[in-house]
RNA sequence: GGAGAAGGGCAGGUGGCCGCCGGUCCGCCUGUGUCUUAGGACGUGGGGGACGGGAGGAAAGUCCGGGCUCCGCAGGGCAGGAUGGUCCCUAACGGGGACCGGGGGCAACCCUAGGGAAAGUGCCACAGAAAGCAGACCGCCCACCGCCGCCUCGGCGGAGGUGGGUAAGGGUGAAACGGUGAGGUAAGAGCUCACCAGUUCCGGCGGUGACGCCGGAAGCUCGGUAAACCCCAUCCGGAGCAAGGCCGAAUAGGGGAGCGUUUGAGGGCGGCCCGUCCUUGGCUCCCGGGUUGGCUGCUUGAGGCCGUCGGCAACGGCGGUCCUAGAGGAAUGGUCACCGCCCCGUCCCGGGUAACCGCGGCGGGGAACAGAACCCGGCUUACGGCCUUCUCCGGCC
RNA sequence: GCGCCACUAGCUCAGCUGGAUAGAGCGUCUGACUACGGAUCAGAAGGCCGGGAGUUCGAAUCUCUCGUGGCGCGCCA
Numbered sequence: 001g002g003a004g005a006a007g008g009g010c011a012g013g014u015g016g017c018c019g020c021c022g023g024u025c026c027g028c029c030u031g032u033g034u035c036u037u038a039g040g041a042c043g044u045g046g047g048g049g050a051c052g053g054g055a056g057g058a059a060a061g062u063c064c065g066g067g068c069u070c071c072g073c074a075g076g077g078c079a080g081g082a083u084g085g086u087c088c089c090u091a092a093c094g095g096g097g098a099c100c101g102g103g104g105g106c107a108a109c110c111c112u113a114g115g116g117a118a119a120g121u122g123c124c125a126c127a128g129a130a131a132g133c134a135g136a137c138c139g140c141c142c143a144c145c146g147c148c149g150c151c152u153c154g155g156c157g158g159a160g161g162u163g164g165g166u167a168a169g170g171g172u173g174a175a176a177c178g179g180u181g182a183g184g185u186a187a188g189a190g191c192u193c194a195c196c197a198g199u200u201c202c203g204g205c206g207g208u209g210a211c212g213c214c215g216g217a218a219g220c221u222c223g224g225u226a227a228a229c230c231c232c233a234u235c236c237g238g239a240g241c242a243a244g245g246c247c248g249a250a251u252a253g254g255g256g257a258g259c260g261u262u263u264g265a266g267g268g269c270g271g272c273c274c275g276u277c278c279u280u281g282g283c284u285c286c287c288g289g290g291u292u293g294g295c296u297g298c299u300u301g302a303g304g305c306c307g308u309c310g311g312c313a314a315c316g317g318c319g320g321u322c323c324u325a326g327a328g329g330a331a332u333g334g335u336c337a338c339c340g341c342c343c344c345g346u347c348c349c350g351g352g353u354a355a356c357c358g359c360g361g362c363g364g365g366g367a368a369c370a371g372a373a374c375c376c377g378g379c380u381u382a383c384g385g386c387c388u389u390c391u392c393c394g395g396c397c
Numbered sequence: 398g399c400g401c402c403a404c405u406a407g408c409u410c411a412g413c414u415g416g417a418u419a420g421a422g423c424g425u426c427u428g429a430c431u432a433c434g435g436a437u438c439a440g441a442a443g444g445c446c447g448g449g450a451g452u453u454c455g456a457a458u459c460u461c462u463c464g465u466g467g468c469g470c471g472c473c474a
Base pairs, nucleotide, nucleotide: 001393002392003391004390005389006388007387008386010384012339013338014337015336016335017334018333020054021053023051024050025049026048028047029046030045031044032043033042034041035040056369060380061379063378064377065376066375067374068240069239070238071237075274076273077272078271080236081235082234083233084232085099086098087097088096089095100114101112102111103110104109115231116230120229121228122225123224124223137170138169139166140165141164142163143162144161145160147158148157149156150155151154178196179195180194181193182192183191197221198220199218200217201216202215203214204213205212206211244296245295246294247293254287255286256285257284258283259282264280265279266278267277268276289473290472303322304321305320306319307318308317309316310315341366342365343364344363345362346361347360349358350357351356398470399469400468401467402466403465404464407423408422409421410420416454425441426440427439428438429437447463448462449461450460451459
């Protein structure tokens, strides 16, 4: 200098002017309601002034999980959905930490939906002989048949046909029923043996565990696919601040369809059944009609920061300290100046043979992604700089 | 806020129980026919299946994620 890997942090600053949305206050201005002992008291609206506050690391996507609220606390079965190594963290999670196994990278390091394919079913295109308890195209070997050649006359060799054996060799494929060597055989083959690899079982040791290491036994060698159906284990009641509560306004308690008035119907109940609870003579749906208001929920919370202790860590305990948006078609902004950062052009000075580098001046330009909407914990995505540590390669001393 | 759907050639759609070199109609272009044009006939071009990852031997199809577009649902009686 180049190419990378991991982690952390920031989100320009200060001041002037003009605005926006909440909060608190006022010997201020102005309107209004109730009561009245007529002096005022209590409340409410607008304006003005003072003080103080006002977006994010992702506020986003809404992909998960929870709090909160309501549904008359929600039991059982089927169906459905989600998750899937182990241990831990957590309110919970499909999140996180550490570890195990597998994979990638020269490395720093990264990725991993990672239960079951020796329960069952399905699928494996094309190619290939054969794609699942398979299979003989070429090759190799044996037997038989007839033909040709040779000769020492009953043997040898050659090409062909038929029937068998053979998975060692060729070839196909993503994938072809372990690998090497020896024995064996007509030729071959775990057919047998030795070693290696794997699987299953048994025993020992280490570990909380996934699992690892060691020893032994069995020739056991068993294809892949479950982000195909499925099986196993675990979890899941539903809806969402448009939840819910209070107040107010307006309209035609209008029309139609379906079910029912029996042991009935409907609702909680979202796919179904049972069960249970509730309501009651009606209930559901569609069309049509009205409204498009106010207050509340509302922001102090699994909260932030600092210290300390425990833990490898995620995280937890204890102590101290801080209060930090609550809008509702939706505020949190605009502009000017200076400073800081980056880029480009140009000038001066210094270093260097040079390319170039460094200090400074002037002019111009740039500064990303993006806006809370009940609140939290995550994940994912978008995006501009900065810092630290580490790896590999090249050059120089 | 909640629920759902779609994205394939210029346009409208098939294909989506994995096996492709991704098809069809209209449109476009070229040629024939015609005096010329239309219609007709013959032929051709045009796609990386919205983007990116993953599963698989293999992905338009399965899974995840992102993007774009669209639809429905509110309160009262």
Predicted 3D model of RNase P RNA and transfer RNA as a complex of 474 nucleotides. The coordinates come from a structure-prediction model, not an experiment, and the mean pLDDT is 75.